[in-house]
RNA sequence: GGUUAGGUUUUCUAGGGUUCCGCAGCUAUUCUGGUCUGGUCCGAGAGAAAACCCGCAGCUUGCGCUGUGACACGGAGGGAUAAAAGCCUGGGAGAU
Numbered sequence: 001g002g003u004u005a006g007g008u009u010u011u012c013u014a015g016g017g018u019u020c021c022g023c024a025g026c027u028a029u030u031c032u033g034g035u036c037u038g039g040u041c042c043g044a045g046a047g048a049a050a051a052c053c054c055g056c057a058g059c060u061u062g063c064g065c066u067g068u069g070a071c072a073c074g075g076a077g078g079g080a081u082a083a084a085a086g087c088c089u090g091g092g093a094g095a096u
Base pairs, nucleotide, nucleotide: 006053007052008051009050010049011048012047015042016041020039021038022036023033024032025031054069055068056067057066058065059064071091073094077089078088079087
C1' cells in the first nucleotide's frame, strides 16, 4: 500500500423516545409532564428466529436432497421521523 466478508423480507429482543392512547397535574381544556410502569410507535452489520434467493461441496438418471457461508474493536459529527436510539450515513473514518 492492497485484498477478502452472501442478499432480501418478516417476526421478536436489547435499546429508544413521546405523535396517539393510557397515567399524573390543573376546577377544566385545545394546556403541562417521558426526571410516567405501560399499549401503539422506532429498532440492531457487529442480537435471536424463520422463509425465499444466491455461492461452494457431496449425492442423484432426473425432479431435487444434504451439508456449508467463518469472523466482526469502533468514535465524533451530520440526517430522518412527533422524537430519540445499537435506526441511516456505516462491516464508513480510525484501530487491530
Molecule: Guanidine-I riboswitch aptamer
Organism: Paenibacillus faecis